[in-house]
Context: one part of a larger RNA
RNA sequence: UGACGGGGACCCGCACAAGCGGUGGAGCAUGUGGUUUAAUUCGAAGCAACGCGAAGAACCUUACCAAGCCUUGACAUCGUGUGACUCUUUCAGAGAUGGAAUAUUCCCUUUCGGGGGUCACAGUCACAGGUGGCACAUCGUUGUUCUCAUCUCGUGUCGAGAGAUGGGGGUAUAUGUCCCACAGAGAGCGCACCCUUUCAGUAUAGUCCCCAUCAUUAAGCCGGGCACUUUAAGUAGACUGCCGGUGACAAACCGGAGGAAGGUGGGGAUGACGUCAAAUCAUCAUGCCCCUUAUGAUCAGGGCUACACACGUGCUACAAUGGUCAAUACAAAGGGUAGCAACACCGCGAGGUCAAGCUAAUCCCAUAAAGCCGUUCUCAGUUCGGAUUGUAGUCUGCAACUCGACUCCAUGAAGUUGGAAUCGCCAGUAAUCGUAGAUCAGCAUGCUGCGGUGAAUACGUUCCCGGGUCU
Numbered sequence: 001u002g003a004c005g006g007g008g009a010c011c012c013g014c015a016c017a018a019g020c021g022g023u024g025g026a027g028c029a030u031g032u033g034g035u036u037u038a039a040u041u042c043g044a045a046g047c048a049a050c051g052c053g054a055a056g057a058a059c060c061u062u063a064c065c066a067a068g069c070c071u072u073g074a075c076a077u078c079g080u081g082u083g084a085c086u087c088u089u090u091c092a093g094a095g096a097u098g099g100a101a102u103a104u105u106c107c108c109u110u111u112c113g114g115g116g117g118u119c120a121c122a123g124u125c126a127c128a129g130g131u132g133g134c135a136c137a138u139c140g141u142u143g144u145u146c147u148c149a150u151c152u153c154g155u156g157u158c159g160a161g162a163g164a165u166g167g168g169g170g171u172a173u174a175u176g177u178c179c180c181a182c183a184g185a186g187a188g189c190g191c192a193c194c195c196u197u198u199c200a201g202u203a204u205a206g207u208c209c210c211c212a213u214c215a216u217u218a219a220g221c222c223g224g225g226c227a228c229u230u231u232a233a234g235u236a237g238a239c240u241g242c243c244g245g246u247g248a249c250a251a252a253c254c255g256g257a258g259g260a261a262g263g264u265g266g267g268g269a270u271g272a273c274g275u276c277a278a279a280u281c282a283u284c285a286u287g288c289c290c291c292u293u294a295u296g297a298u299c300a301g302g303g304c305u306a307c308a309c310a311c312g313u314g315c316u317a318c319a320a321u322g323g324u325c326a327a328u329a330c331a332a333a334g335g336g337u338a339g340c341a342a343c344a345c346c347g348c349g350a351g352g353u354c355a356a357g358c359u360a361a362u363c364c365c366a367u368a369a370a371g372c373c374g375u376u377c378u379c380a381g382u383u384c385g386g387a388u389u390g391u392a393g394u395c396u397g398c399a400a401c402u403c404g405a406c407u408c409c410a411u412g413a414a415g416u417u418g419g420a421a422u423c424g425c426c427a428g429u430a431a432u433c434g435u436a437g438a439u440c441a442g443c444a445u446g447c448u449g450c451g452g453u454g455a456a457u458a459c460g461u462u463c464c465c466g467g468g469u470c471u
Base pairs, nucleotide, nucleotide: 007471008470009469010468011467012466013465015461016460019425020424021423022422023421026316027315028314029313030312031311032310033309034307035306042053043052064302065301068298070296073127077126080122081121082120083119084118086103088101089100090099091098092097106117107116108115109114129291130290132289133288134287138285140280141279142278143276145274151188152187153186155184156165157164158163169180170179172177195268196267197266198265201235202234204232205231206230210225211224214223239262242256243255244254245253246252318418322377323376325374328371334365335364336363339358340357344353345352346351384415389410390409392407393406394405395404431453432452433451434450435449436448437447
């Protein structure tokens, strides 16, 4: 000087408390460990690995396995020789590949000798190639501490020096944010501001949106109209600006007015110096080491989907604030031409047939669902619950056996609210309800958005956990 303390003082955080809903018990989904396996490719490991890399493993992907097959190579450059590429058919084979046949004989230039270019084949040498090893050799990127309030510098002063001071003290703050005082007076990275979105207004614009007035229809469908809604590019608005009180005459805090919004208005982006030899050589790049008829390349098949078991994260339930049936209402945000697909018809249904419209404020995906109004069930392992299994089908795709999703009929496990323990959340939040997108031929209980309905509690800081300041 730091770090640490079951030392002290002060402060903060869904840290506790006060509440609401879960996990831990059941079935299933998914990831991991373990075990198994020819292989179950590799990585991630307390918080900060475990619905993680993977925004999607039937083939491909694919890196793994056991077979087949190639050796200047699937891919790149250089030089030599020969030629033209290429198309179609056929045989063997699981295919890769190998054999045979047919058709064809490149482009530019030219002094017609040739020269240049592109592509293929043959052979040669340099080399290619490696998802092989080392993240404890590295770049870059990322996680975490932490959106915590810190981390530093020059100059001055003090000290022999390491260092100290500034940044310590007193108020206040989300904040090293500000004020006062002070051997300090200043500055930089952070904080804040600036950016974006949301919230009320305003001037401009009016189609594909909208419809108050006029006219009109089955229908904003057509005429008409930009008033309203809305869209999208501006603008202004919030600054403790105003008033009262408290305070040290300060900073600031409390209350009030006005206002759509009030004290950082609500979200997001933004992550200082450092820490963890944290993660990644499998995104990429890269040093060294290693392989070079193989640790490289290619091919069909299998595996990554195994299953006594253990753990994490989820979905569905155990029911009456519910299940069933019938009828009926209200969103937002997205996507669509290798696409979204209406209407009509067929099918109990998944879906199929035909096919209009749409490169989209025009058309389509697309019925939102919880809700509301009725009906029935009457507390049961049930009209709860839907796992599992047996037929039969649909769709995608060369191909659903290993190993896809969905549908109909039948079947109808466990489960009656879950031990010790443990997680999330303070407001349009939790809980609950549906909806869209990325990936994607197909496959979502995951992920990322979107809106609908919409709570309870917070006395407080003694205690648990973590962090900051002083000592």